[in-house]
RNA sequence: CUCAUCAAGAGUGGCGGAGGGAAUGGCCCUGUGAAACCACAGCAACCAUGGCCUUGGGCCAACGGUGCUAAUUCCUGCAAUGCGGUUUGUCGAUUGUAAGAUGAG
Numbered sequence: 001c002u003c004a005u006c007a008a009g010a011g012u013g014g015c016g017g018a019g020g021g022a023a024u025g026g027c028c029c030u031g032u033g034a035a036a037c038c039a040c041a042g043c044a045a046c047c048a049u050g051g052c053c054u055u056g057g058g059c060c061a062a063c064g065g066u067g068c069u070a071a072u073u074c075c076u077g078c079a080a081u082g083c084g085g086u087u088u089g090u091c092g093a094u095u096g097u098a099a100g101a102u103g104a105g
Stems, first nucleotide, its partner, number of pairs: 001105006011040004019029003025075002041069003046065002049061005073099001077097005083092003
């Protein structure tokens, strides 16, 4: 840089001591113990692998490579709309998109 996905799912212990949730603002989590690290467990099914069905492809499994296990990617920015509300400032809904995360290349 390209493509795909992001409303579901899944935590305990050890160690450690004050931070963490990307960024802004909010709102949260946290000495009933944050982050980081380690162990074990689990979730998922992107890649690999195996099986079944099959034109593209779909389904199943889960020993391997990643990933993940508070809150929708916690909410948010921008644009559009024969949409809804309104105190006419804007608010909401929907769609698209930016940013971010993860995987594959």
A computed fold for a 105-nucleotide RNA from Acidaminococcus massiliensis, annotated as SAM riboswitch aptamer (S box leader). The coordinates come from a structure-prediction model, not an experiment, and the mean pLDDT is 84. The sequence is in RNAcentral, with records from MGnify. Its Rfam family is "SAM riboswitch aptamer (S box leader)". Rfam's curators write: The SAM riboswitch is found upstream of a number of genes which code for proteins involved in methionine or cysteine biosynthesis in Gram-positive bacteria.